[in-house]
Molecule: transfer RNA
Organism: Senegalimassilia anaerobia
This record gives sequence, C1' cells and structure tokens, in this order.
RNA sequence: GCCCGAGUGGCGGAAUGGCAGACGCGGCGGUCUCAAAAACCGUUGUCGAAAGACGUGCGAGUUCGACUCUCGCCUCGGGCA
Repeated sequence: GCCCGAGUGGCGGAAUGGCAGACGCGGCGGUCUCAAAAACCGUUGUCGAAAGACGUGCGAGUUCGACUCUCGCCUCGGGCA
C1' cells in the first nucleotide's frame, strides 16, 4: 500500500429502514432472615431545577424515516504484498 471484519449504556451483547438499547452481568433501593448468602420485586444512558434537549466511533449523503444503505476518515483485529 491493497483486501476482509469489527466499533451500540459501567461490562457482555441484541436490534433484517419504523418506540434506540431486548436479554444477561454489575450498581442502587426494597422484601425475606437473629444476621448474612441465595431467591424475589422495583429501579438504573447524558445534560438540566423543570420544561426539554442530546445520545449507536467521527463527518457527510440517500430517505417521510438510518444502529441498519452509500461515501470519506479514525481506531482495533485478521489476511496479502
């Protein structure tokens, strides 16, 4: 230099163009217990007093609508030279 794959909450990881974040782990609060563990229930992205705004690596494009399709870039992994 060329080719392929990947990038989503604190972590893992779903979401086949239509509520962004299912599910699991973790955190916080609670029930139970003499106490704890386990189990169960609720809750858990960011900013803001609230209203509201923002949020899928970054920037553009297509579309009524993009995590998803297209282009460029960045980072990581693999292959070729």